[in-house]
């Protein structure tokens, strides 16, 4: 890369360095020199895996991921529906196992 499967309304930021753009793509609408976006450092927040405890449900813990503006920031496609509203799919993004 790709393929199952499982979530995605919740939750968590300060510092140093750097400088211009970042939020997957396109549109939109945000954000951004009051320094974003990355990277390090610490610090938090979840709790898939792994550990332990239990019969189980579930609990404790945080070790290997992830994550810490905005629902996945909004939307596309089908169905329903008086309704930006359901309900599935689909795009994406984690985990986890598999090729």
């Nucleotide at each position: 890369u790709u393929c199952u499967u499982a979530u995605c309304a919740a939750g968590a930021g300060a510092g140093a360095c750097c400088g211009a753009g970042g939020g997957a793509a396109a549109g939109g609408c945000c954000u951004g020199a009051u320094g974003a976006c990355g990277u390090c450092u610490c610090a938090g927040c979840a709790a898939c895996c792994a550990g332990c405890c239990g019969g189980a449900a579930g609990g404790c813990a945080a070790g290997g991921u992830g994550c810490u503006a905005a629902u996945u920031c909004c939307u596309g496609c089908a169905g329903g529906g008086a309704a930006u509203c359901c309900u599935g799919c689909a795009a994406g993004a984690u985990a986890a196992g598999a090729a």